[in-house]
Context: one part of a larger RNA
RNA sequence: CUGGGCGUAAAGCGCGCGUAGGUGGUUUGUUAAGUUGAAUGUGAAAUCCCUGGGCUCAACCUAGGACUUGCAUUCGAAACUGGUAGUCUAGAGUAUAGUAGAGGAAAGUGGAAUUCCCGGUGUAGCGGUGAAAUGCGUAGAUAUCGGGAGGAACAUCAGUGGCGAAGGCGGCUUUCUGGACUAAUACUGACACUGAGGGGCGAAACCGUGGGUAGCAAACAGGAUUAGAUACCCUGGUAGUCCACGCCCUAAACGAUGAGAACUAGGCGUUGGGAGGCUUGACCUCUUAGUGCCGAAGCUAACGCGUUAAGUUCUCCGCCUGGGGAGUACGGUCGCAAGAUUAAAACUC
Numbered sequence: 001c002u003g004g005g006c007g008u009a010a011a012g013c014g015c016g017c018g019u020a021g022g023u024g025g026u027u028u029g030u031u032a033a034g035u036u037g038a039a040u041g042u043g044a045a046a047u048c049c050c051u052g053g054g055c056u057c058a059a060c061c062u063a064g065g066a067c068u069u070g071c072a073u074u075c076g077a078a079a080c081u082g083g084u085a086g087u088c089u090a091g092a093g094u095a096u097a098g099u100a101g102a103g104g105a106a107a108g109u110g111g112a113a114u115u116c117c118c119g120g121u122g123u124a125g126c127g128g129u130g131a132a133a134u135g136c137g138u139a140g141a142u143a144u145c146g147g148g149a150g151g152a153a154c155a156u157c158a159g160u161g162g163c164g165a166a167g168g169c170g171g172c173u174u175u176c177u178g179g180a181c182u183a184a185u186a187c188u189g190a191c192a193c194u195g196a197g198g199g200g201c202g203a204a205a206c207c208g209u210g211g212g213u214a215g216c217a218a219a220c221a222g223g224a225u226u227a228g229a230u231a232c233c234c235u236g237g238u239a240g241u242c243c244a245c246g247c248c249c250u251a252a253a254c255g256a257u258g259a260g261a262a263c264u265a266g267g268c269g270u271u272g273g274g275a276g277g278c279u280u281g282a283c284c285u286c287u288u289a290g291u292g293c294c295g296a297a298g299c300u301a302a303c304g305c306g307u308u309a310a311g312u313u314c315u316c317c318g319c320c321u322g323g324g325g326a327g328u329a330c331g332g333u334c335g336c337a338a339g340a341u342u343a344a345a346a347c348u349c
Base pairs, nucleotide, nucleotide: 003321004320005319006318007303008302012317014201015200017198021194022193023192025088027086028085029084030083031082033081034080035077036076037075038074039073040072041071042070049065050064051063052062053061054060091191092188093187094186095185096183097182098181099180103177104176105175106174107173108172109171110154115149116148117147118146119145120144121143125136126135162169163168207246208245209244210243211242215241216240220236221235222234223233258316259315260314261313262312263311266294267293268292269291270290271289272288273287274286275285276284277283278281298305299304322349323348324347331342332341333340334339
């Protein structure tokens, strides 16, 4: 390489969009590139194989055939694939009417709580711990009442509930905006699937510039603990956490399970639609799109998966190929940097 694989053993890109490419529904005509039949030419000889012949046999020598699975030309076939001209509506999409939703962006706004400031009451403690101490407090703290400032986050509702491609999204209102689902008709007529490169999005942390800073809190300081304690515990506390615009591009970015399509027992919940039924209800049945649990067959090394497959198949992409060295070195690309990405070998077991 072939092959075999990718939930947990090595292996699914973090996730969309989409170029090339690969693959592609129904039906009719045509074409004849793929496909397929025949003929002719060629495919050196020797060798190999088969049948004979010659050395007494054999090895060996020799004759004929076969083989040479290929290529070219010509004449045919037209089922399938392709091309071409049409057709259709079951895939895909558009229109109409509705529905649900923490989907996204911006602006405004609300209450609880923490902290701080001002004022009242009030007096000796408060705080913290396993126990303490550092710390705060007679310059009046803690507690309590009233007023004010400011920032951040939104209890209850809340739910194996919802939405989103993923990351993720949760007070309320408004504006702008993306997607999904449902019903019934009408329309387009394969417009589809996947997707190397590419381009976009991408938690947290970090970085740049300018703001902001209530609480929390790396670093740091102090108090404890301890043999020591650069920790765990306590008192403080700066970056940061927040906002705007850039940057970074990584995560156990997980369902550790790529996307799309078809088929293959059921049972029980739940969310959003639709239809039907009656006893009109906190009802029942059917159906559809999600989201969960348990399980037939089947699969699996087992665990488990099981119409939301890890079952049975098809198309396309990505990835793996003993452990360490190593996701490292070197080189390239990207980045302000941190670093990211691509990615070896010697050697060793």